RNA sequence: UGCUGCUCAGAGCAAACCCGCCGAAAGGCGGGGACGCAGAGCUACGGGGCUACCGCGGGGCCACUCUGUGCCCGCCACGCUCGCCGAGCCGCCAGC
Repeated sequence: UGCUGCUCAGAGCAAACCCGCCGAAAGGCGGGGACGCAGAGCUACGGGGCUACCGCGGGGCCACUCUGUGCCCGCCACGCUCGCCGAGCCGCCAGC
């Protein structure tokens, strides 16, 4: 330096769930808690997944017309996810 995670050592992280806070939601943060993780460290860059406040379209409301609010449906990422996969960066120990 490259590959690998069978073995050693010392550490590290923390799913579900519960409580509090933030958020429209998805979700995030803090505390408790451990299902798991050799990158479950970092970056939303590509794909996937989740959500839909705003926005757009339609419906409906009600009258003669027009417009709008609340309501319903559909679409939409600029939101979220790195513990879905890939990519990039950095890194511990051991073996070959």
c-di-GMP-I riboswitch aptamer from a Gemmatimonadota bacterium, 96 nucleotides, folded computationally. Model confidence (mean pLDDT): 85 of 100. Its Rfam family is "c-di-GMP-I riboswitch aptamer". Gene Ontology term of the family: cyclic-di-GMP binding.